Transfer RNA from a Conexivisphaerales archaeon, 72 nucleotides, folded computationally.
The coordinates come from a structure-prediction model, not an experiment, and the mean pLDDT is 85.
The organism belongs to Conexivisphaerales, within Archaea.
Rfam family: tRNA. Gene Ontology term of the family: triplet codon-amino acid adaptor activity. By type it is a transfer RNA.
[in-house]
């Protein structure tokens, strides 16, 4: 220098054009003599950045940034 993959909640990850989700974590309540576990509810996100296409973009296109891998 070129090619490929990844970037979504505090963490690990789903979500391939039409209301942004799950588990864990965290908070509150129940339960208990108390704690843990369990149960119920809740808190959480400008979807890496900018632009474009579209009635509508996390999703499609372009550029850039960060991380990983490969080729020379």
């Nucleotide at each position: 220098g070129c090619c490929c993959c990844a970037g979504u909640a505090g963490c690990u990850c789903a979500g391939u054009g039409g209301u942004g989700g799950a588990g864990c974590a965290c908070g509150u309540g129940c339960c208990u003599c108390g704690u843990a576990a369990g149960c119920a509810c809740g808190c959480g996100g400008u979807c890496g950045a900018g632009g474009g296409u579209u009635c509508a973009a996390a999703u499609c296109c372009c550029u850039c940034c960060u991380g990983g891998g490969g080729c020379u």